Bacterial RNase P class A from Prauserella cavernicola, 374 nucleotides, folded computationally. Rfam family: Bacterial RNase P class A. Its family is annotated with ribonuclease P activity, tRNA processing and dimeric ribonuclease P complex in the Gene Ontology. Rfam classes the family as a ribozyme. Of the family's consensus pairs, 97% are formed in the model.
[in-house]
RNA sequence: CGAGUUGGCAGGGCGGCCGCGACCUGAGUGGUCGAGGAAAGUCCGGACUCCGUAGGGCAGGGUGGUUGCUAACGGCAACCCGGGGUGACCCGCGGGACAGUGCCACAGAAAACAGACCGCCUCGCGGCAACGCGGGGUAAGGGUGAAACGGUGGUGUAAGAGACCACCAGCGUCCCGGGCGACCGGGACGGCUCGGUAAACCCCACCCGGAGCAAGGCCAAGAGGGAGCUCAGGCUCCUGCGCAGGCGUUCGAGGGUAGCCCGCCCGAUGCCUGCGGGUAGGCCGCUGGAGCCUGCCGGCAACGGCAGGCCGAGAUGGAUGGCCGCCGCCCGCGUACGCGGGGACAGAAUCCGGCUUACAUGCCAACUCGUCCA
Numbered sequence: 001c002g003a004g005u006u007g008g009c010a011g012g013g014c015g016g017c018c019g020c021g022a023c024c025u026g027a028g029u030g031g032u033c034g035a036g037g038a039a040a041g042u043c044c045g046g047a048c049u050c051c052g053u054a055g056g057g058c059a060g061g062g063u064g065g066u067u068g069c070u071a072a073c074g075g076c077a078a079c080c081c082g083g084g085g086u087g088a089c090c091c092g093c094g095g096g097a098c099a100g101u102g103c104c105a106c107a108g109a110a111a112a113c114a115g116a117c118c119g120c121c122u123c124g125c126g127g128c129a130a131c132g133c134g135g136g137g138u139a140a141g142g143g144u145g146a147a148a149c150g151g152u153g154g155u156g157u158a159a160g161a162g163a164c165c166a167c168c169a170g171c172g173u174c175c176c177g178g179g180c181g182a183c184c185g186g187g188a189c190g191g192c193u194c195g196g197u198a199a200a201c202c203c204c205a206c207c208c209g210g211a212g213c214a215a216g217g218c219c220a221a222g223a224g225g226g227a228g229c230u231c232a233g234g235c236u237c238c239u240g241c242g243c244a245g246g247c248g249u250u251c252g253a254g255g256g257u258a259g260c261c262c263g264c265c266c267g268a269u270g271c272c273u274g275c276g277g278g279u280a281g282g283c284c285g286c287u288g289g290a291g292c293c294u295g296c297c298g299g300c301a302a303c304g305g306c307a308g309g310c311c312g313a314g315a316u317g318g319a320u321g322g323c324c325g326c327c328g329c330c331c332g333c334g335u336a337c338g339c340g341g342g343g344a345c346a347g348a349a350u351c352c353g354g355c356u357u358a359c360a361u362g363c364c365a366a367c368u369c370g371u372c373c374a
Base pairs, nucleotide, nucleotide: 001370002369003368004367005366006365007364008363009362010361012327013326014325015324016323017322018321020034021033022032023031024030036345040356041355043354044353045352046351047350048212049211050210051209055262056261057260058259060208061207062206063205064204065079066078067077068076069075080094081092082091083090084089095203096202100201101200102197103196104195117142118141119138120137121136122135123134124133125132126131150168151167152166153165154164155163169193171190172189173188174187175186176185177184178183216284217283218282219281224239225238226237227236228235229234241276242275243274244273245272246271247270254266255265256264257263291310292309293308294307295306296305297304298303329342330341331340332339333338
């Protein structure tokens, strides 16, 4: 200098005028704050609220190497194994094929305890010979295929073959060393060697109540009825949906417990069904948190502990907009001064931890490879 890998940050700033929402105020021409790194997707996990005596079984769903972190997770960190890459690094639906079932097209003799197409050897017959027909042996050589029941070299054989031997790979048993562990390294012995696929069904291990802020709570209103007061009109207080039908009252109707079963619980002016009426308003929930920042300590790290500091929108037909000036970034023209243009993805609605997706442009750091120079 070039190419690459990984991680991080920004994605406008300042001022003025007018205009919005919340809060404060001594009530002012006042003060403070006011959309995100993803607010998005609704894919996971929770906090919180309500229901359920909240138990057991079946079904169903989720996860899947080890060890840690976390409130938890299908997340994060480190490591192990496998694969890719010269490398930095990246990828993984990472338990089980000896529980069972299924599938492996076409080609090929044969695709799981499979198999003889071309071959090789041998015997018989025919033939001058090449060879042809038939019997037996064979799977080392060739061919097909993604994959053919270990590989290389030798002994041996009629020809071959783990039939036997040496070395290697794999598998099994035992032992030694390292590691918390997944696993790694080494040694001895041995039958000789018993496909692939589970992101196919399945088996195994572990985990799983439901619904959701339109959760939920308070106030007000309300047709009808009752009581009191008033000559009356009306006023006050209390209660509070009305009608019809059906079933049932402890020998239990009906309901709840996600789908089913068992168990359990509620239940007597009770429950269910149909029709009709009133209300749809206001307040809370609503933002101080598993919160953020800084420093120190522990840890490879994720993260944790301690100390100090800070308080960042709470709308509800739904707020943050308009104008002007300057600065900053990028592009083009221009010697310069300067001129012109541009500005991505995109808007909170209970909140938090993650994951995934989108993103014009710009900056920083570390590492790897290549080339050149000293």